[in-house]
Molecule: Glycine riboswitch aptamer
Organism: Eubacterium pyruvativorans
RNA sequence: GUUCCGCAGGGAGAGCGCAUCGAAGGAAAGGGGGCGUACCGUUCCCGCAGGAUGCCGCCGAAGAGGCAAGCCGAAUCCAGGUAGUCGGGGAUUUCGGUGAAACUUUCAGGCAGAAGGACCGGCGGAGCAGG
Numbered sequence: 001g002u003u004c005c006g007c008a009g010g011g012a013g014a015g016c017g018c019a020u021c022g023a024a025g026g027a028a029a030g031g032g033g034g035c036g037u038a039c040c041g042u043u044c045c046c047g048c049a050g051g052a053u054g055c056c057g058c059c060g061a062a063g064a065g066g067c068a069a070g071c072c073g074a075a076u077c078c079a080g081g082u083a084g085u086c087g088g089g090g091a092u093u094u095c096g097g098u099g100a101a102a103c104u105u106u107c108a109g110g111c112a113g114a115a116g117g118a119c120c121g122g123c124g125g126a127g128c129a130g131g
Stems, first nucleotide, its partner, number of pairs: 001128007009120002015056001017055005030046006057111003063107001064105003070098006076091003080086001
């Protein structure tokens, strides 16, 4: 210096929106078991409040998707050349592939605080490379 692992730190943006349900006598998301299955459902348990669902508005820095130049290939055309074959050259051309982000989409996620958070540097450990 670099790769991986661990630890702690810094870290933006956007409604504390409205409605309904729910606060331990405990909702929903989610998970597990049973029953049933054409359709879908039903029941029990866990889950357990910084809550869930729906609607409108908004954000971009978990994650995810998209693409520019360039490069590669094919088609078409052009020039030149050979006894013949071009492994070749060129193109304001067409098609396909590849191709980055902090750009973009806003699927997911998020919109007081907490949590999360791209990215940044720090400490420690293990390896590799160099001096």